[in-house]
The RNA shown here (transfer RNA) has 72 nucleotides and comes from a Candidatus Saccharimonadota bacterium. The coordinates come from a structure-prediction model, not an experiment, and the mean pLDDT is 82. Its Rfam family is "tRNA". Gene Ontology term of the family: triplet codon-amino acid adaptor activity. NCBI's taxonomy places the organism under Bacteria, Bacteria candidate phyla, Candidatus Saccharimonadota.

RNA sequence: UCCGGCGUAGCUCAGCGGUAGAGCAGGUCGCUGUUAACGACAAGGUCGCUGGUUCGAACCCAGCCGCCGGAG
Numbered sequence: 001u002c003c004g005g006c007g008u009a010g011c012u013c014a015g016c017g018g019u020a021g022a023g024c025a026g027g028u029c030g031c032u033g034u035u036a037a038c039g040a041c042a043a044g045g046u047c048g049c050u051g052g053u054u055c056g057a058a059c060c061c062a063g064c065c066g067c068c069g070g071a072g
Stems, first nucleotide, its partner, number of pairs: 001071007010024004018055001027041004048064005
C1' cells in the first nucleotide's frame, strides 16, 4: 500500500429498510434467621464518525476512524 471481516446497553451477542432486543452484570422488591440460589419489577443505547440514497436507514452506498485476519 492492497483485500476481507467486525464495530449495537457495563460485558457477550441478536436484529439485515418501517418507533432497537435478549442473556449476564448492576439497582429495587419478594422469598430466607442471614447470604447464595430462585422469582418479580424498573432502569440502562447520539446503533464508531461524517455524508449520500429513500417517504422512512442499525440495516443500502461512499469516505474516514478503530480492532482482527490475509496479500505484497